[in-house]
Context: one part of a larger RNA
Molecule: large-subunit ribosomal RNA, domain IV
Organism: Candidatus Woesearchaeota archaeon
RNA sequence: CCUAGACAAGGGAACUCGGCAUAUUGGCCCCGUAACUUCGGUUAAAGGGGUCCCUGCUCCUGUGCGCACAUGCGUGGCGGGAGCAGGGCGCAGUGACUCGGGGGACCCGACUGUUUAACAAAAACACAACUGGUUGCAAAGCCAUAAGGCCUAGUACAACCGGUGACGUCUGCCCAGUGUCGGUAUCCAAACCCCGUUUUCAAGCGGGCUAAGGACCGAUUAACGGCGGGAGUAACUAUAACUCUCUUAAGGUAGCGUAAUGCCUUGUCGUUUGAUUGGCGACGUGCAUGAAGGGCGUAACGAGGUCCCCACUGUCCCUGUCUGGGAGCCUCC
Numbered sequence: 001c002c003u004a005g006a007c008a009a010g011g012g013a014a015c016u017c018g019g020c021a022u023a024u025u026g027g028c029c030c031c032g033u034a035a036c037u038u039c040g041g042u043u044a045a046a047g048g049g050g051u052c053c054c055u056g057c058u059c060c061u062g063u064g065c066g067c068a069c070a071u072g073c074g075u076g077g078c079g080g081g082a083g084c085a086g087g088g089c090g091c092a093g094u095g096a097c098u099c100g101g102g103g104g105a106c107c108c109g110a111c112u113g114u115u116u117a118a119c120a121a122a123a124a125c126a127c128a129a130c131u132g133g134u135u136g137c138a139a140a141g142c143c144a145u146a147a148g149g150c151c152u153a154g155u156a157c158a159a160c161c162g163g164u165g166a167c168g169u170c171u172g173c174c175c176a177g178u179g180u181c182g183g184u185a186u187c188c189a190a191a192c193c194c195c196g197u198u199u200u201c202a203a204g205c206g207g208g209c210u211a212a213g214g215a216c217c218g219a220u221u222a223a224c225g226g227c228g229g230g231a232g233u234a235a236c237u238a239u240a241a242c243u244c245u246c247u248u249a250a251g252g253u254a255g256c257g258u259a260a261u262g263c264c265u266u267g268u269c270g271u272u273u274g275a276u277u278g279g280c281g282a283c284g285u286g287c288a289u290g291a292a293g294g295g296c297g298u299a300a301c302g303a304g305g306u307c308c309c310c311a312c313u314g315u316c317c318c319u320g321u322c323u324g325g326g327a328g329c330c331u332c333c
Stems, first nucleotide, its partner, number of pairs: 001326008010317002014315001019312001027051005036041001038166001052088012064075004089093001101310007108302002113125002129164007141150003167297004172227003177224002179220005186215003193208005228246005255289001256286001267283006
């Protein structure tokens, strides 16, 4: 010095990206237990007390024995358990081992689950539930050149494909573009076929007919997606319910909002601190939120992320001592 440990006065997170690591707590019994809540939970909430040995007594109970017989009564018979009191020892009685630190608030994901075997366990995946589409069975979908097979010895309360992701409350406007589905008088539209064509034949060329498809007409957004700008105006000022105008397929509704989204930004105000680019609560023309690429809430849950408080500590002030193992150095063999 490395490694695994033990202890530490006073202070107690001042350490650090961050309480990382340590310490505290701890089993069982009794008392007691808040907000919130989907009334199940939360809950071991929190916070207290007890815990060993000896003796005596009380009660419950199993099983003998005796007496009664309707339970019962007696028993210094043998057991199990609960409790009360007195006494005893130690610093300490779940004495070692075993063995939750706790609380408040916010974000994300409802939850139990699943995952990058060997750097990621998560807010990612899945999930019940909601929803769109395809499919009438020789189904749709999938594997295969085929035969054949899976789904399925299933049959729409089913199967397959996609999206959202418990629950509560909701899910606004736009079909112009792209896609999908449906329709279609007429038009466009290839080859075959028909007709014509250099005297004949062939190739070639011209014309005609015509499928899918397109033009055209519709539907469809929990399909891909999209959801404006400029002026003026109220009896302080400011602001603009109101008006004008350009423009679009339609101009972002309810909500939420400096956010896991805000550039400016350490926004402003409040609160928390002695002091806070932090946290929480507000505000709101939001560079560039927004409604199943779901919006907003939400009890419970989480080896998830963030902030604060109590307890506790060698994380630190600031180091010291000790134990086991190892490296290294010196000496000897």